[in-house]
The RNA shown here (transfer RNA) has 73 nucleotides and comes from a Nanobdellota archaeon. Rfam family: tRNA. About the family: Transfer RNA (tRNA) molecules are approximately 80 nucleotides in length. The sequence is in RNAcentral, with records from ENA.

RNA sequence: GCCUCUGUAGCAUAGUGGUUACUGCGUCUGACUUGUAAUCAGAAGAUCGGGAGUUCAACUCUCCCCAGAGGCU
Numbered sequence: 001g002c003c004u005c006u007g008u009a010g011c012a013u014a015g016u017g018g019u020u021a022c023u024g025c026g027u028c029u030g031a032c033u034u035g036u037a038a039u040c041a042g043a044a045g046a047u048c049g050g051g052a053g054u055u056c057a058a059c060u061c062u063c064c065c066c067a068g069a070g071g072c073u
Stems, first nucleotide, its partner, number of pairs: 001072007010025003018056001027043005049065005
């Protein structure tokens, strides 16, 4: 230098055009307990890496850029 893939809550993940984006762990609150853990219930937490475009409508499609992983030279 070229090619491919990835980027979504604190962490890990699903969602691949159509209603305010799913789930687990974690966090907070409550119940239970003498107390803690475990368990149960509830809550908060994402404008989907950045920008532009296509579309009635974009996390999703196209282009550019950024970061990371792998491959080729």
The prediction has a mean pLDDT of 81.